RNA sequence: CGCUCAUCACGAGGGGCAGAGGGACCGGCCCGACGAAGCCCCGGCAACCACCCGGCGUAUCUCAUCAGCUGACAGGCAGCGGCGAGCGACGGACAGGUGCCAACUCCGGCCCGCGGCAUCCGGCGCGCGGGAGAGAUGAGGA
Numbered sequence: 001c002g003c004u005c006a007u008c009a010c011g012a013g014g015g016g017c018a019g020a021g022g023g024a025c026c027g028g029c030c031c032g033a034c035g036a037a038g039c040c041c042c043g044g045c046a047a048c049c050a051c052c053c054g055g056c057g058u059a060u061c062u063c064a065u066c067a068g069c070u071g072a073c074a075g076g077c078a079g080c081g082g083c084g085a086g087c088g089a090c091g092g093a094c095a096g097g098u099g100c101c102a103a104c105u106c107c108g109g110c111c112c113g114c115g116g117c118a119u120c121c122g123g124c125g126c127g128c129g130g131g132a133g134a135g136a137u138g139a140g141g142a
Stems, first nucleotide, its partner, number of pairs: 003140006013042005021031003025109004043101003047098003052092003056088003060085002063081001066079001068077003105134001110131006116124002
């Protein structure tokens, strides 16, 4: 830099340095000298990964040097059961690796539907719902 998958309605502070901006972009609307961004210390939250626990499911391994069917033989066919392993999802614990600690990802920005307004046509920064795109975070692979 870019690909795939998942999540984004909840949750989460205080101090120091600093000194004018910040909420991705655009349009809104907000936050900010009662101190923004950024950095540091302590703290917290709990989405993913890691580790641990629980029961649930699953026949890939194990059980199987077993039990069964078929055949002269060689061989072939098909196996109970979730005890154990592995795998999967769920729940719990933990706070190790990241992340996060204003407002639904702050609202909207494209498509579809329903309703309202308006109407010759065209429409509306109208409301609600669904979907997509974009963005953020995590994990994986490249």
Molecule: SAM riboswitch aptamer (S box leader)
Organism: Frankiaceae bacterium